[in-house]
RNA sequence: GCCUCUGUAGCUUAGGCGGUAGAGCGCAACACUAGUAAUGUUGAGGUCGUCGGUUCGAUUCCGACCGGAGGCA
Numbered sequence: 001g002c003c004u005c006u007g008u009a010g011c012u013u014a015g016g017c018g019g020u021a022g023a024g025c026g027c028a029a030c031a032c033u034a035g036u037a038a039u040g041u042u043g044a045g046g047u048c049g050u051c052g053g054u055u056c057g058a059u060u061c062c063g064a065c066c067g068g069a070g071g072c073a
Stems, first nucleotide, its partner, number of pairs: 001072007010025004019056001027043005049065005
């Protein structure tokens, strides 16, 4: 330099063929307990890597760029 894969919550990640983004762990509050842990209930937390394009509508399709992994030379 070229090719392929990949980027979603603090972490690990789901999201078939475009239609208001979910889970587990963690975190907070409450219940339970003499108290803590465990357990249960509820909740907060996401401009879906960035910038454009297509579209009535993009996490999803297209392009460029940035980061990560692998391959070829």
The prediction has a mean pLDDT of 82. Predicted 3D model of a 73-nucleotide RNA (transfer RNA) from Andalucia godoyi. The sequence is in RNAcentral, with records from Rfam. The source organism's lineage runs through Eukaryota, Jakobida, Andalucina, Andaluciidae and Andalucia. Rfam family: tRNA. Rfam classes the family as a transfer RNA.